[in-house]
Context: one part of a larger RNA
RNA sequence: GAACGAACGCUGGCGGCGGGUCUUAAACAUGCAAGUCGAACGGUAGCAGGGUGUAGCAAUACAUUGCUGACGAGUGGCGGACGGGUGAGUAACACGUAGGAAUCUGCCUCGAAGAGGGGGACAACUUCUGGAAACGGAAGCUAAUACCCCAUAGUCCUGAAAAGGUAAAGGAUGGGUAACCAUUCGCUUUGAGAUGAGCCUGCGGUCUAUCAGCUUGUUGGUGGGGUAAUGGCCUACCAAGGCAACGACGGAUAGCCGGUCUGGGAGGAUGAUCGGCCACACUGGAACUGAGACACGGUCCAGACUCCUACGGGAGGCAGCAGUUAAGAAUCUUGCGCAAUGGGGGAAACCCUGACGCAGCCACGCCGCGUGAACGAUGAAGGCUUUCGGGUUGUAAAGUUCAGUAGGAUGGGAAGAAUAAGUCAAGUCGAAUAGGCUUGGUGAUGACGGUACUAUUCUGAAGCCCCGGCUAAUUACGUGCCAGCAGCCGCGGUAAUACGUAUGGGGCGAGCGUUGUUC
Numbered sequence: 001g002a003a004c005g006a007a008c009g010c011u012g013g014c015g016g017c018g019g020g021u022c023u024u025a026a027a028c029a030u031g032c033a034a035g036u037c038g039a040a041c042g043g044u045a046g047c048a049g050g051g052u053g054u055a056g057c058a059a060u061a062c063a064u065u066g067c068u069g070a071c072g073a074g075u076g077g078c079g080g081a082c083g084g085g086u087g088a089g090u091a092a093c094a095c096g097u098a099g100g101a102a103u104c105u106g107c108c109u110c111g112a113a114g115a116g117g118g119g120g121a122c123a124a125c126u127u128c129u130g131g132a133a134a135c136g137g138a139a140g141c142u143a144a145u146a147c148c149c150c151a152u153a154g155u156c157c158u159g160a161a162a163a164g165g166u167a168a169a170g171g172a173u174g175g176g177u178a179a180c181c182a183u184u185c186g187c188u189u190u191g192a193g194a195u196g197a198g199c200c201u202g203c204g205g206u207c208u209a210u211c212a213g214c215u216u217g218u219u220g221g222u223g224g225g226g227u228a229a230u231g232g233c234c235u236a237c238c239a240a241g242g243c244a245a246c247g248a249c250g251g252a253u254a255g256c257c258g259g260u261c262u263g264g265g266a267g268g269a270u271g272a273u274c275g276g277c278c279a280c281a282c283u284g285g286a287a288c289u290g291a292g293a294c295a296c297g298g299u300c301c302a303g304a305c306u307c308c309u310a311c312g313g314g315a316g317g318c319a320g321c322a323g324u325u326a327a328g329a330a331u332c333u334u335g336c337g338c339a340a341u342g343g344g345g346g347a348a349a350c351c352c353u354g355a356c357g358c359a360g361c362c363a364c365g366c367c368g369c370g371u372g373a374a375c376g377a378u379g380a381a382g383g384c385u386u387u388c389g390g391g392u393u394g395u396a397a398a399g400u401u402c403a404g405u406a407g408g409a410u411g412g413g414a415a416g417a418a419u420a421a422g423u424c425a426a427g428u429c430g431a432a433u434a435g436g437c438u439u440g441g442u443g444a445u446g447a448c449g450g451u452a453c454u455a456u457u458c459u460g461a462a463g464c465c466c467c468g469g470c471u472a473a474u475u476a477c478g479u480g481c482c483a484g485c486a487g488c489c490g491c492g493g494u495a496a497u498a499c500g501u502a503u504g505g506g507g508c509g510a511g512c513g514u515u516g517u518u519c
Stems, first nucleotide, its partner, number of pairs: 001519004006515005013369006019362002021327001026325003030322003035078003040075002043071002047069003050065006085280003095204006103197002108193007116150004125140006156165003170185006206252003213243003218240008255277004259270004282303005305316004333359001335358003341355001342353004372402004382393004407458006416448001422442008463508005468489003475502004484491002
């Protein structure tokens, strides 16, 4: 000099864009953060409508009926493995980079083939019943895209071959009296792709020798097991290997990288925000389900802690968003909205989304703007100083003319919205003037927000540090080695340009200084 996720002191007008618990991976009240599908299913607790019955002249009231819209609870499907947080652990194939072969991959895309027949349950529900609760138990009834069996069988699997083995589910809409047909969303097997993931290897990036030897599943082989897959990954047997001063083993520290800061560079330091990867989810362990987890808001066991209890037993996990307590020099609102982007579910409408988009707080940072402009000498008054003549503050003020940024008030007022359902037209599949698909018109929706912007009008806004040398900028008074200053050299003991105050000056400016840290 530059930089900062900064803090502290004094001061503080506005806007834009960013940033905001670096400490205690400490403990958490409360609310929200993952649901959705009735076009898979049996149904109907509640709501709305319709039908029927009763009462009533009627309005209406009551009862009943899943008939319709819908839908609590339940079965079933998909999603809760993404998104969001944190950096405790980890010196490791964790990460970065360059390669590799023995793998899997839901949804998605392209292709091939198929979807025939049958069966038995279990929830919900009803009845009984245990418990304070959490939560159960028994009996009975029932549906499915839930479950099972038979058939069919190829590009699939096993196998050298022969041969053997393995699958499925329907729903909606339209036509039809019906059988059935068509379209569409699904279903099964299989091939390829895409995406994602698992695995192996070379090289690279901390300190320590006041850690010198380490190792028995250890190193290799064979057989077996296990996995999606290679492999001591596991196991039995056999051999006795393997690593190490080019630092094994141990200890300390640490998430890694793209990057960031600094520097002319080489390098050094660093890893907040944003992006990629990894690890973790009260602590430790474990598996289940699943395409995918050994699973933050799932399960089980153990532990610590907190809460409820009828003392028998139960409930919980903010390193999600807000917020609280504690700690600390120190770090924000228990806000609005799904309008946009993205994600989950759904045929869709739509629902959910503390992701996200916005708003709030904080000069925490960067950038921009303002606090007026021009003229104005009797060089006013006042202050300070003086050799008492003056000098200086100083065109500074007053005054005159002008302007009206920003802000307030009153009016006008966006872009961000692309399209969706529907509808119209054309093409295409189709028997079809059902329906689906493609293209082109038309066609709702704005949290921010009456915000940005704009017109008229009105009126407020400068401080902080320094002035001995380094280092730009001085005089007077007070003090008297005192009080004090200080980054270094050093000032202060009676004329202090170095302390304190004032005048003047210098620097930066909504900031200025100090402290800390890095180069």